[in-house]
Context: one part of a larger RNA
RNA sequence: UUGCAGUUAAAAAGCUCGUAGUUGAACUUUGGGUCUGGCUGACCGGUCCGCCUCACCGUGAGUACUGGUUCGGCCGGGCCUUUCCUUCUGGCAAACCUCAUGUCCUUUACUGGGUGUGCAGGGGAUCCAGGACUUUUACUUUGAAAAAAUUAGAGUGUUCAAAGCAGGCAUAUGCUCGAAUACAUUAGCAUGGAAUAAUAGAAUAGGACGUGUGGUUCUAUUUUGUUGGUUUCUAGGACCGCCGUAAUGAUUAAUAGGGAUAGUCGGGGGCAUCCGUAUUCAAUUGUCAGAGGUGAAAUUCUUGGAUUUAUUGAAGACGAACUACUGCGAAAGCAUUUGCCAAGGAUGUUUUCAUUAAUCAGGAACGAAAGUUGAGGGAUCGAAGACGAUCAGAUACCGUCGUAGUCUCAACCAUAAACUAUGCCGACUAGGGAUCGGGCGAUGUUCUUUAUUUGACUCGCUCGGCACCUUACGAGAAAUCAAAGUCUUUGGGUUCUGGGGGGAGUAUGGUCGCAAGGCUGAAACUU
Numbered sequence: 001u002u003g004c005a006g007u008u009a010a011a012a013a014g015c016u017c018g019u020a021g022u023u024g025a026a027c028u029u030u031g032g033g034u035c036u037g038g039c040u041g042a043c044c045g046g047u048c049c050g051c052c053u054c055a056c057c058g059u060g061a062g063u064a065c066u067g068g069u070u071c072g073g074c075c076g077g078g079c080c081u082u083u084c085c086u087u088c089u090g091g092c093a094a095a096c097c098u099c100a101u102g103u104c105c106u107u108u109a110c111u112g113g114g115u116g117u118g119c120a121g122g123g124g125a126u127c128c129a130g131g132a133c134u135u136u137u138a139c140u141u142u143g144a145a146a147a148a149a150u151u152a153g154a155g156u157g158u159u160c161a162a163a164g165c166a167g168g169c170a171u172a173u174g175c176u177c178g179a180a181u182a183c184a185u186u187a188g189c190a191u192g193g194a195a196u197a198a199u200a201g202a203a204u205a206g207g208a209c210g211u212g213u214g215g216u217u218c219u220a221u222u223u224u225g226u227u228g229g230u231u232u233c234u235a236g237g238a239c240c241g242c243c244g245u246a247a248u249g250a251u252u253a254a255u256a257g258g259g260a261u262a263g264u265c266g267g268g269g270g271c272a273u274c275c276g277u278a279u280u281c282a283a284u285u286g287u288c289a290g291a292g293g294u295g296a297a298a299u300u301c302u303u304g305g306a307u308u309u310a311u312u313g314a315a316g317a318c319g320a321a322c323u324a325c326u327g328c329g330a331a332a333g334c335a336u337u338u339g340c341c342a343a344g345g346a347u348g349u350u351u352u353c354a355u356u357a358a359u360c361a362g363g364a365a366c367g368a369a370a371g372u373u374g375a376g377g378g379a380u381c382g383a384a385g386a387c388g389a390u391c392a393g394a395u396a397c398c399g400u401c402g403u404a405g406u407c408u409c410a411a412c413c414a415u416a417a418a419c420u421a422u423g424c425c426g427a428c429u430a431g432g433g434a435u436c437g438g439g440c441g442a443u444g445u446u447c448u449u450u451a452u453u454u455g456a457c458u459c460g461c462u463c464g465g466c467a468c469c470u471u472a473c474g475a476g477a478a479a480u481c482a483a484a485g486u487c488u489u490u491g492g493g494u495u496c497u498g499g500g501g502g503g504a505g506u507a508u509g510g511u512c513g514c515a516a517g518g519c520u521g522a523a524a525c526u527u
Stems, first nucleotide, its partner, number of pairs: 004498003007479002012495001014366001016364002021359003025252002031081011043068005048062001049060003086132006096122003099118007136198003139193002142190002151182002155165002167176003208245003212242005218236003256356001257353003261348002264345002269341004275319002279315006286308001290301002327334002371412006381405001385401004423494003427486002430470003435465008444457003474481002500527003509520004
């Protein structure tokens, strides 16, 4: 590993990208025909042996022997179908064919057949030696090898047995059976197979072959009476032209993926711009005794006119209703208008590339709120703090103030019940009506009216979304779940995590951070 679990019991990294790793679509020789070998079954016989028989016939059985193909089954081998099985040189050489010849049978006939002999000629993968070359593995078959003891297991009356490797036999001056066998996995060696999985090959042909041909270059054995030198010829490498041969050479286009393209779609992102009311404050204005606030109060404001009314102004936030089991985004998240900038999904497509893919240790980007640093801004709300209440007490809940903060910019931080507490990719399994986006269709409706087009609707179909309803063939401890199904009938690919409760996300070490802290992360002990 076979063979656990991960919604809620322990456990899916917040999210995406991505290297190593792991995994990865289909396709290339299949089919025919023919000859032949082995094993085996059935059928039909024959021989041997019994039985019954006068005999024929019949019948039975066999560890007996053997033939035939009529029919099968299994395992091979050769040849032909466009089909190299490495190739070359030199030996040994079996089949087989041709030829010559003896003999037997046969024929009108050296006509045909069987069986010998000669090796005269051809023919040649049976092995021996030497070159030249060869895609490479995994896998599997068989074999050698793999110390014994151990294990399994055969034989054997240790009296049985655990054991042991002994023992048995009157035929005994001895004879004789044993001391088996199996298993022995990885690596290595040899060997048959060629399915499966990889790998390589001819695209700027620097490609293959050759009955070829011409150069360049290297090597040097023989022979030219001998020795030496040079150059040819010749033989063998290598390289470059030309010519010829060839069906000359590019697999599909994955309900895999990428790219291009068309009209869209969206509260996706960034920058700028515009609007809105509310709040607070300020100015002016009218009135006059209270106003706030609460369960009730008080702190608080108030004839220096509070609260309230009206008219303006300023500031900084925020974007109501529309707002939904609706949309977009990787997640965090995203909602006034308009413009600009780049991006994205889905859809359509008789467009293009052709395996480019999936998931991912290490690594990287983004990452609510709070928090940190600097600069702005500070309307509202408001940790801390102050006061008023409540209360046994209240360092809280309620109220009045109020600093940091809340907002923006520039940098950090990297965590949340970052939740669908449900990894990602792929396939299949069930019915329904809605809805969002695209596309297609219809004698459909409607506006412009008076036509097609376009819009907006209606009704269908179809891809891709967010969800929902009903069922359970299925799953589950259940709640429930079209996934949490296709799981003891257990294997689609791939990553991460968990193993009783506490101690503890603590200590220590490492690393990141300005810090706060983050990531990694125990043990003793206890139960």